[in-house]
RNA sequence: UAAAAAGUUUUCUAGGGUUCCGUGGCUUUGUAAAAGUCAGUCAGGUCCGAGAGAAAACGCACACUGUGAGAAUUUUGUGUGUACACGGAAGGAUAAAAGCCUGGGAGAU
Repeated sequence: UAAAAAGUUUUCUAGGGUUCCGUGGCUUUGUAAAAGUCAGUCAGGUCCGAGAGAAAACGCACACUGUGAGAAUUUUGUGUGUACACGGAAGGAUAAAAGCCUGGGAGAU
């Protein structure tokens, strides 16, 4: 900037692994510090993170209202709604994995 309408975005959580930090072991060293290496069956921090989890904002739909001589259009504000949702395997990305993506998929009812 544009799009979208079982809409989009943000924050958080269930969950996730190990790039970085930290923690622990080992090596080097007189000790310590520093460095290297190993460990995520290290309840931690950073990080990823839900269509079917939470909260909020914006948007959308309908109705009313304000402005205005009246109508239409635009637009302010208010209210209501934004429901329902069982779900593999295999594959993909990232350092790696996952309720991430494929996917409201294949299927099931």

Guanidine-I riboswitch aptamer from Neobacillus kokaensis, 109 nucleotides, folded computationally. Of the family's consensus pairs, 97% are formed in the model. It matches the Rfam family "Guanidine-I riboswitch aptamer". Its family is annotated with regulation of gene expression in the Gene Ontology. Its mean pLDDT, the model's own confidence on a scale to 100, is 81. It was read from a public genome assembly, where an Rfam model found it.